[in-house]
Context: one part of a larger RNA
RNA sequence: UGACGGGGACCCGCACAAGCAGCGGAGCAUGUGGUUUAAUUCGAAGCAACGCGAAGAACCUUACCAGAGCUUGACAUCCUCCUGAAAGGCCGGGUAAUGCCGGUCCUCUCUUCGGAGCAGGAGUGACAGGUGGUGCAUGGUUGUCGUCAGCUCGUGUCGUGAGAUGUUGGGUUAAGUCCCGCAACGAGCGCAACCCUUGCUGUCAGUUGCCAUCAUUGAGUUGGGCACUCUGACGGGACUGCCGGGGAUAACCCGGAGGAAGGCGGGGAUGACGUCAAAUCAUCAUGCCCCUUAUGUUCUGGGCGACACACGUGCUACAAUGGCCAGCACAAAGGGAUGCGAAGGAGCGAUCCGGAGCGAACCCCAAAAGCUGGUCCCAGUUCGGACUGCAGGCUGAAACCCGCCUGCACGAAGUUGGAGUUGCUAGUAAUCGCGGAUCAGAAUGCCGCGGUGAAUGCGUUCCCGGGUCUUGUACA
Numbered sequence: 001u002g003a004c005g006g007g008g009a010c011c012c013g014c015a016c017a018a019g020c021a022g023c024g025g026a027g028c029a030u031g032u033g034g035u036u037u038a039a040u041u042c043g044a045a046g047c048a049a050c051g052c053g054a055a056g057a058a059c060c061u062u063a064c065c066a067g068a069g070c071u072u073g074a075c076a077u078c079c080u081c082c083u084g085a086a087a088g089g090c091c092g093g094g095u096a097a098u099g100c101c102g103g104u105c106c107u108c109u110c111u112u113c114g115g116a117g118c119a120g121g122a123g124u125g126a127c128a129g130g131u132g133g134u135g136c137a138u139g140g141u142u143g144u145c146g147u148c149a150g151c152u153c154g155u156g157u158c159g160u161g162a163g164a165u166g167u168u169g170g171g172u173u174a175a176g177u178c179c180c181g182c183a184a185c186g187a188g189c190g191c192a193a194c195c196c197u198u199g200c201u202g203u204c205a206g207u208u209g210c211c212a213u214c215a216u217u218g219a220g221u222u223g224g225g226c227a228c229u230c231u232g233a234c235g236g237g238a239c240u241g242c243c244g245g246g247g248a249u250a251a252c253c254c255g256g257a258g259g260a261a262g263g264c265g266g267g268g269a270u271g272a273c274g275u276c277a278a279a280u281c282a283u284c285a286u287g288c289c290c291c292u293u294a295u296g297u298u299c300u301g302g303g304c305g306a307c308a309c310a311c312g313u314g315c316u317a318c319a320a321u322g323g324c325c326a327g328c329a330c331a332a333a334g335g336g337a338u339g340c341g342a343a344g345g346a347g348c349g350a351u352c353c354g355g356a357g358c359g360a361a362c363c364c365c366a367a368a369a370g371c372u373g374g375u376c377c378c379a380g381u382u383c384g385g386a387c388u389g390c391a392g393g394c395u396g397a398a399a400c401c402c403g404c405c406u407g408c409a410c411g412a413a414g415u416u417g418g419a420g421u422u423g424c425u426a427g428u429a430a431u432c433g434c435g436g437a438u439c440a441g442a443a444u445g446c447c448g449c450g451g452u453g454a455a456u457g458c459g460u461u462c463c464c465g466g467g468u469c470u471u472g473u474a475c476a
């Protein structure tokens, strides 16, 4: 100087407390451990691994296993020789499968006719190739403490020196934020602001959006209009600016006015010096090591989906603030051309027929909780839907292993969950649906969107994490 303390002082955070909803019990989904297996590919491991890499494993993916093939190779550059439809498309045969065989279509470009280019085949070796090892050889990227308020430097001064001072102190703040003081005076990276979004408003603009006045219609449908809504470009607006009180006459704090908004208005992006030999050689790159008729590469089939168990994360419930039936409403943000697919028709339904319109403020995908009326009457039920049988639909060469959806039947566990444990302070929690990425198909996951919309917060003794000062130390 640090680090540490079941030392001290001060302060902060959904850290506790006060509340609300959960998890831990059930069924299922999903990830992991374990076990099993020919293989169940690999990685991730307290917080910070476990709906994580994977924004989507039937083949492919795929890295694993079994079997069957290839060996200058599936891919790149160079050399020699041959060829100009041998390549490629389509059809047929054959194989479990891969030019393995045949047919057919097509019949390269430039040229000084020497050749050159391009493509394919054969050969030779240089080489290719490796999701093989090492993240404790690395780059890059990322997590974490933590959006915590810290981390440093120049000059000066002090100290033999390590180093100190500044950065401590008195106040204050979300903040090393600001004020005052001070052997310090300044500065840098962080904080804040500048950026995006949301809340109010003005100007400009008026179609595909809108409709107050006039006419018109079943309908903003049409004429008309751009006032309003809205869209989106540029501005305004909030700064403790004003008033009162407190404070040291400061910084600042408390109350008030005006205002759409008030003291950082809400949300996001933004992550200092560093810590964890943290994670990743399987995104990629890369040193070294290793394989080279195989640890490379191709194909078929299987596996990644196994199942006595154990754990994590979720979904659905256990019901009456509910279930079911009928009728009637109201979003936002997105996506759409091998695409979204309306009206109309068929079907109990999944879906099918159909094909209008739309490269989309135009057309389409397209709401639920809610409201009104009815029914059920507390029951393992008109709750709950697992499991199973049968019949169908969709995608796709192909749904046996191993997809999703529909109908009928079957109706299991479950009556609020032990010790323990998680999230959340407001348009939040809770609850309700909608969209998107990936994607042929395949979400209860993920990323977004809006609708309805609470309770509680005395306080900082205690638990956890963090900051500043100080103290002890046989630790570095």
Stems, first nucleotide, its partner, number of pairs: 001476002003473003007470007015460002019424005026316008034307002042053002064302007073127001077126002079123006088105006108117003129291002132289003138285002140280003143276001145274001150189006156165003169180003195268004200236007209226003214223002239262001242256005318417001322376007334365003339358002344353003383414001388409007430452007
Molecule: small-subunit ribosomal RNA, 3' major domain
Organism: Eubacterium pyruvativorans